[in-house]
Context: one part of a larger RNA
RNA sequence: UGACGGGGGCCCGCACAAGCAGCGGAGCGUGUGGUUUAAUUCGAGGCUACGCGAAGAACCUUACCUGGACUUGACAUGCUGGUGGUAGGGAAGCGAAAGCGGACCGACCUACGGGAGCCAGCACAGGUGCUGCAUGGCUGUCGUCAGCUCGUGCCGUGAGGUGUUCGGUUAAGUCCGCAAACGAGCGCAACCCUUGGGUCUAGUUAUACGUGUCUAGACCGACUGCCCGCGAGAAGCGGGAGGAAGGUGGGGAUGACGUCAAGUCAGCAUGGCCUUUAUGUCCAGGGCUACACACACGCUACAAUGGGCAGUACAAUGGGCAGCAAAGCCGCGAGGUGGAGCCAAUCCAGAAAGCUGUUCUCAGUUCGGAUUGUAGGCUGCAACUCGCCUGCAUGAAGUUGGAGUUGCUAGUAAACGCAGGUCAGCUAUACUGCGUUGAAUACGUUCCCGGGCCUUGUACA
Numbered sequence: 001u002g003a004c005g006g007g008g009g010c011c012c013g014c015a016c017a018a019g020c021a022g023c024g025g026a027g028c029g030u031g032u033g034g035u036u037u038a039a040u041u042c043g044a045g046g047c048u049a050c051g052c053g054a055a056g057a058a059c060c061u062u063a064c065c066u067g068g069a070c071u072u073g074a075c076a077u078g079c080u081g082g083u084g085g086u087a088g089g090g091a092a093g094c095g096a097a098a099g100c101g102g103a104c105c106g107a108c109c110u111a112c113g114g115g116a117g118c119c120a121g122c123a124c125a126g127g128u129g130c131u132g133c134a135u136g137g138c139u140g141u142c143g144u145c146a147g148c149u150c151g152u153g154c155c156g157u158g159a160g161g162u163g164u165u166c167g168g169u170u171a172a173g174u175c176c177g178c179a180a181a182c183g184a185g186c187g188c189a190a191c192c193c194u195u196g197g198g199u200c201u202a203g204u205u206a207u208a209c210g211u212g213u214c215u216a217g218a219c220c221g222a223c224u225g226c227c228c229g230c231g232a233g234a235a236g237c238g239g240g241a242g243g244a245a246g247g248u249g250g251g252g253a254u255g256a257c258g259u260c261a262a263g264u265c266a267g268c269a270u271g272g273c274c275u276u277u278a279u280g281u282c283c284a285g286g287g288c289u290a291c292a293c294a295c296a297c298g299c300u301a302c303a304a305u306g307g308g309c310a311g312u313a314c315a316a317u318g319g320g321c322a323g324c325a326a327a328g329c330c331g332c333g334a335g336g337u338g339g340a341g342c343c344a345a346u347c348c349a350g351a352a353a354g355c356u357g358u359u360c361u362c363a364g365u366u367c368g369g370a371u372u373g374u375a376g377g378c379u380g381c382a383a384c385u386c387g388c389c390u391g392c393a394u395g396a397a398g399u400u401g402g403a404g405u406u407g408c409u410a411g412u413a414a415a416c417g418c419a420g421g422u423c424a425g426c427u428a429u430a431c432u433g434c435g436u437u438g439a440a441u442a443c444g445u446u447c448c449c450g451g452g453c454c455u456u457g458u459a460c461a
Stems, first nucleotide, its partner, number of pairs: 001461002003458003007455007015445002019408005026300008034291002042053002064286007073124001077123007088105002093100002108115002126275002129273003135269002137264003140260001142258001147186006153162003166177003192252004197220007223246001226240005302401001306360007319348002323342002328337003367398001372393007414437007
């Protein structure tokens, strides 16, 4: 000087408390461990791994296994030699395919030397092989926490200190005051995007027939500016007015010096090592989907604030040409047919909880929907391993969940649906967004967890 303390003081955070909804029990979905397997490819491992890489494993993907093939190679560059019925296409036949095979067809550029291509040979290619403890880049985390430093000066023999401490104050090393310090930098804040009010301009495809509640653009608006009190005549704090909005208005983007030899050699790049008729490459089938079990994250429920049936109302994101697709017709339905409209404020497009009426009457039920049988539909070369959806039948566990544990302070939690990416299809209950309905509670900081500043002890560095 740091680090640490079941030392002290001050302060903060959904950290506790006060509340609301959960998880932990059930069934199912997904991930992981374990076990199994020819293989169940690999990585991620307290917080910071476990609906994570994967924004989508039937083949492909695919890296794994079994089997069949190839060896200048699936791919690049260079050198040497050869090669016109050459390159390329490719019938029969063999084969699961890859491939072997080669009937037949049959080229290109040229400044005519030759190129290109092909064949042979040689250099080399190739490797999702190892090392993230050799690395770059990128990322997580402490933490959007308020810190981390420098120049000069001063103090100290020196390591170093001071500044950055102290008194107030703040979300903040934010600002004020004092002070051997005076300044400065990276952070904080502001500048950026969005949302809430207004003005102006412009309006089609919207609404509608002259408008702006909609869209686009530009600008204004909030600064403790005004008043009262407190405070040190400070910074600021409490209250009030006006205002659409009040003290950072709400949300986002933005992540200091550093920490964890944190993560990633399987995104990519890359040193070294290893491999080279194989640890490379092609193909078929299988596997990544196994299943006594354990954990993690979710979905659906256990019902009457509900289930069924009927009627009826209101969104916002977003997406679309190998696309989104309406009406009509067929089908109980998934769907089929059809093709209007849409290169999109025009079409997809019908929200659902809600509201109204009716029924059920507390039961393993008209709750719940797992599981299974059967008949179909769709995508796709192909749904056996291993897809989704529909009809009929079947109707399991489950009556609110031990110890423990998670999220959330307002348009939030909770409830409700909608859209999108990936994508032929989909195992999406995931993820990323969007709107609709819309609470309860916070006395307070003693305690648990994490963090900041000062101080103190130390046999630790």